[in-house]
RNA sequence: UUAUUAUCAAGAAAGGUUGAGGGAUAUGGCCCUAUGACACCUUAGCAACCAGUCAUUCAUUUGACACUGGUGCUAAUUCCAUCUCUUCUAGUAAAAAAUUACAGAAGAGAAAGAUGACCA
Numbered sequence: 001u002u003a004u005u006a007u008c009a010a011g012a013a014a015g016g017u018u019g020a021g022g023g024a025u026a027u028g029g030c031c032c033u034a035u036g037a038c039a040c041c042u043u044a045g046c047a048a049c050c051a052g053u054c055a056u057u058c059a060u061u062u063g064a065c066a067c068u069g070g071u072g073c074u075a076a077u078u079c080c081a082u083c084u085c086u087u088c089u090a091g092u093a094a095a096a097a098a099u100u101a102c103a104g105a106a107g108a109g110a111a112a113g114a115u116g117a118c119c120a
Stems, first nucleotide, its partner, number of pairs: 001120001004117005013043005021032003026082004044074004049070003052065004078112001083109007091102004
C1' cells in the first nucleotide's frame, strides 16, 4: 500500500506551543473557529478491536470483566445530502385512460471513508 473481515445513532478533557483556517475527497448545504479552531507535545479520560481473565459453545461460538499491554478516539449520526431501489403525497406536466416523467417526504441498500484484526 492492496485485498479480506467486523463495527461505525453510544462514550470521553485540561494545560503548553503555534497562529488561520477546519469539519476525508468533488459539489451543495450547515456548523466549529482570535472567547484561539486545525496541528504538535504532556497528562487525563473513553472504547472493548487485538492480546488478557472468567463462564459458555461442536466451533476464537456467545457473553461478562477490566489490572496491564497494543491500538484508536475525546463537536455535531461517517455533521446532512448527492448513486440505486421501495413506499407515500389534497403535488406539477403529458396522456382518452392505464401510466410515464418531475418535485417533495420516509425507509432500505450500495459506493466511498474511518478504526481494529489479518493474508500478501
SAM riboswitch aptamer (S box leader) from an uncultured Saprospiraceae bacterium, 120 nucleotides, folded computationally. Rfam family: SAM riboswitch aptamer (S box leader). Rfam links the family to the GO term regulation of gene expression. It was read from a public genome assembly, where an Rfam model found it.